[in-house]
Context: one part of a larger RNA
């Protein structure tokens, strides 16, 4: 230089966009830098492979060919990479129309529930449990009527359905705003893919600051269990859960499956479009997107199977025995908690 692989065995970056590298469609025409071929010139030990001599063989040793192989000149060739011209339209974009959506950001408003307050009705109990205890109640509770005030989530719809890069989105309604799908012309004409390193987003919990505070509930105090009982069960109850800004940057962040493109039998179902048919969403066909089952082939076996883990290109990130250890030191970040980056001894 070549030989492994990453759904669960170690091992896909939590997700996007993107400059550098990396590779990139299709059809001339010119170059000939690469490349490839001819000649010629130099350069070089060993080892290997012939021959031959010592040597019976092994061993070793001279010498000669062979072969590999560098490096510069020539002549040559134009597939194929490069370049530079002028070109296509299958890549990727614009426009023109159709339609679907809890995408995103502000803002209005609604109804049921818990709560807790006032006022009536009413009385002895309510809560609670696997029994029961604290606890709550004659200072009038639970229950019920009726007004009231507050903050949070939005029952039915709803659904292996939608939307978004992912985290993630659900009451209505209205304003501003991203994406992506579907038809058939028009235009650009390769504008593309991937992408260390910067960069942005990135649930819960955490933190800052100043609001807010029904419910719920770490810490916490008590009742109970129990040999203990710092827990499981009850009674309470502060941070936090909410909302503005700024932080932090992890997660079984999961399809435990990088991205992007080709190509390779069906069958069943739901979304969104379309095209042709039909008395009829009837049928038969496509295109996106989500599920179920499965030929081929893959796979150790589970299991995937046109949404691929099937066959292949591109380009990126990872792994290389368990433990030690996602630790220790440094270093970057961070107000902190900590985050990333990542050994070693030493042991099996």
């Nucleotide at each position: 230089c070549u030989g492994u692989c990453c759904g669960a065995a170690a091992a896909g970056c939590g997700u996007g966009a993107u400059c550098a590298c990396g590779c990139c469609g299709u059809a001339a025409u010119a170059u000939a830098a690469a490349a490839c071929a001819u000649a010629u010139g130099u350069c070089u030990u060993a080892u290997c492979c012939c021959c031959g001599a010592g040597c019976u063989c092994g061993c070793u040793c001279u010498c000669g060919a062979a072969a590999c192989u560098g490096c510069a000149u020539u002549u040559g060739u134009g597939a194929c990479u490069g370049u530079a011209u002028a070109g296509c339209u299958a890549u990727a974009g614009u426009a023109c129309g159709g339609g679907a959506g809890a995408g995103g950001g502000a803002g209005a408003u609604g109804g049921a529930a818990u709560u807790c307050c006032g006022c009536g009705u009413g009385u002895a109990a309510c809560a609670g449990u696997g029994a029961a205890a604290u606890g709550c109640g004659u200072a009038a509770a639970u229950a019920u009527g009726c007004g009231g005030a507050g903050g949070a989530a939005c029952a039915c719809c709803g659904a292996u359905g939608g939307c978004g890069a992912a985290a993630g989105c659900a009451a209505u309604c209205c304003c501003c705003u991203g994406g992506g799908c579907c038809u058939g012309u028009a235009c650009u004409g390769a504008c593309g893919c991937u992408c260390a390193u910067g960069c942005a987003c990135g649930a819960a919990a955490g933190c800052g600051u100043g609001g807010g505070g029904a419910g719920c509930a770490a810490a916490c105090a008590g009742g109970a269990u129990u040999a203990a009982a710092u827990a499981c069960c009850c009674u309470g109850g502060u941070a936090g859960u909410c909302c503005a800004c700024g932080c932090c940057c992890u997660a079984a962040a999961c399809g435990a499956u990088g991205u992007c493109a080709a190509c390779u039998g069906g069958u069943u179902g739901g979304u969104g479009g379309g095209u042709c048919u039909u008395c009829a969403c009837u049928g038969a066909c496509u295109c996106a997107g989500u599920a179920a089952c499965g030929a081929a082939g893959c796979u150790a076996a589970c299991g995937c199977g046109u949404g691929a883990a099937g066959u292949u290109g591109a380009c990126c990130g990872c792994c290389u025995g368990g433990g030690g250890a996602g630790u220790a030191c440094g270093g970057c970040c961070g107000c902190a908690a900590g985050g990333u980056u990542g050994a070693a001894a030493c042991u099996c």
Small-subunit ribosomal RNA, central domain from an uncultured bacterium, 348 nucleotides, folded computationally.
RNAcentral holds the full RNA, with entries from ENA and SILVA.
The prediction has a mean pLDDT of 85.